[in-house]
Predicted 3D model of a 348-nucleotide part of an RNA (small-subunit ribosomal RNA, central domain) from a metagenome. It matches the Rfam family "Bacterial small subunit ribosomal RNA". Its family is annotated with ribosome and structural constituent of ribosome in the Gene Ontology. The full RNA is in RNAcentral, with records from SILVA. Its mean pLDDT, the model's own confidence on a scale to 100, is 86.
Context: one part of a larger RNA
C1' cells in the first nucleotide's frame, strides 16, 4: 500500500458558509475524449511458461512455440460518461397566503429578594457547627417598621415543551433583525451534494483598556478538624463573575454518532401546521420536529431499530499495540497564558 474500520475497544475535526477538486435527475439530438471491437506496427536477447533435446541425474546448457497483459497508427460501434446544443419537472429555488417559537441585536421597564445606609420601636444576645471556636452585639446588634442606595439574577408559568447550525438562549414592552413548518398554487428550469485550502461563529476560565460591584468567591487570613490538614466544615475576604470595545479558541464543544439523498413493520405520547369528520370539539388521516418502547435486520455485547448503530449511494474528516507524548524541535498564531501542526532514540 491493499484491505478493515470509526456509539462505548484507536478513530467523526465544536459548529457552519463555501472556492478549487470529487459526485450528479430526466429526454432527444450530435460528437466521438473516456470505453469496447477488429486490424496492422512494434514490443532486442535473456528471464518466467509449455513441448523438446544434451550432459549417468539434478542444478545448469540448448532448440522451438507461447506470452511480454504495454505503446503507437488504423477501421468501426454509438449503450454506458464526458463534450456541445435543445426539451422536461419529481431534486433545488422564488412569489403568494397561514403560523409558532427564551433564535440574534439594541433600547426601556417592573415586581421578589439578599446586602447597605437613615430613622423609629426595642433588649441581649446574634450567627454558626456534628460539636465548637474565630467573627457580629451594650458605641444598641440580631428582630421588626419606615424611608432610601446599588448590582446581578428573573421564582411560580415549566415542560421526556420551545427555537437555533453549533456554542447556546427565559420578567414585561418597543425598535431592527435571521432561520423555519404548513397550503393551494404560479413562476424559474438541475440554478444540485459534498468539501482539502480559506472565512466566519465558538461555554466556561484567562488577558489588555475603561467602568461597576449587591451577592457568590479561586487566591489569602482566621477558627476548627487532625498524629498532619497547605483539604474536606466555620467566620471573613480579593482577584473574577456584570458592561462596553479588543483579544484568547480550549472542553465529556456528547447523541461520545460528519454531511446529503432513497428504501425497509408497527404501537403509544407530545409541539408546530392542514385536510376530513363529529358536533359533546370528538375521531382520523397527512407534513414537519421532539420522546418512550418495540417487526425485520444489524451488533463482540451493551443495545440501534423510518430521526438507525439496519439496506445503498456521493463527498469530506479520521484510525492502525500500550508507553515514551499530544511531548521535544521547527513551523504559523497569540500581550501572554497557551493553542495549532507534530516526530524519534528508548522501553514494555
Nucleotide at each position: 500500500c491493499u484491505g478493515g474500520g470509526c456509539g462505548u475497544a484507536a478513530a467523526g475535526c465544536g459548529u457552519g458558509c463555501g472556492c478549487a477538486g470529487g459526485c450528479g435527475g430526466u429526454u432527444g439530438u450530435g460528437u466521438a475524449a473516456g470505453a469496447c471491437a477488429g486490424a496492422u506496427g512494434u514490443g532486442a536477447a535473456a528471464u518466467c511458461c509449455c513441448c523438446g533435446g544434451g550432459c549417468u541425474u539434478a542444478a545448469c546448457c540448448u532448440g522451438g512455440g507461447a506470452a511480454c497483459u504495454g505503446c503507437a497508427u488504423u477501421u468501426g460501434u454509438g449503450a454506458c460518461u464526458g463534450c456541445a446544443c435543445g426539451g422536461c419537472u419529481a431534486g433545488a429555488g422564488u412569489g403568494u397566503g397561514u403560523c409558532a417559537g427564551a433564535g440574534g441585536g439594541g433600547g426601556g421597564u417592573a415586581g421578589a429578594a439578599u446586602u447597605c445606609c437613615a430613622c423609629g420601636u426595642g433588649u441581649a444576645g446574634c450567627a454558626g457547627u456534628g460539636a465548637a471556636a474565630u467573627g457580629c452585639g451594650u458605641a444598641g446588634a440580631u428582630a421588626u417598621g419606615u424611608g432610601g442606595a446599588g448590582g446581578a439574577a428573573u421564582a411560580c408559568c415549566a415542560c421526556u415543551g420551545g427555537c437555533g447550525a453549533a456554542g447556546g438562549c427565559a420578567g414585561c414592552c418597543c425598535c431592527c433583525u435571521g432561520g423555519g413548518a404548513c397550503g393551494a398554487u404560479a413562476c424559474u428550469g438541475a440554478c444540485g451534494c459534498u468539501c482539502a485550502u480559506g472565512c466566519a461563529c465558538g461555554a466556561a476560565a484567562g488577558c489588555g483598556u475603561g467602568g461597576g460591584g449587591a451577592g457568590c468567591a479561586a487566591a489569602c487570613a482566621g477558627g476548627a478538624u487532625u498524629a498532619g490538614a497547605u483539604a474536606c466544615c466555620c467566620u471573613g475576604g480579593u482577584a473574577g463573575u456584570c458592561c462596553a470595545c479588543g483579544c484568547c479558541c480550549u472542553a465529556a464543544a456528547c447523541g461520545a454518532u460528519g454531511c446529503c439523498u432513497a428504501c425497509u413493520a408497527g404501537u403509544u405520547g407530545u409541539u408546530g401546521g392542514g385536510a376530513a369528520u363529529u358536533u359533546a370539539u370528538u375521531u382520523u388521516c397527512u407534513c414537519a420536529g421532539u420522546a418512550a418502547c418495540g417487526a425485520a435486520g444489524c451488533u463482540a455485547a451493551c443495545g440501534c431499530g423510518u430521526g438507525a448503530a439496519g439496506u445503498a449511494g456521493g463527498c469530506c474528516g479520521c484510525c492502525u499495540g500500550g508507553g515514551g507524548a499530544g511531548u521535544a524541535c521547527g513551523g504559523u498564531c497569540g500581550c501572554a497564558a497557551g493553542a495549532u501542526u507534530a516526530a524519534a532514540a528508548c522501553u514494555c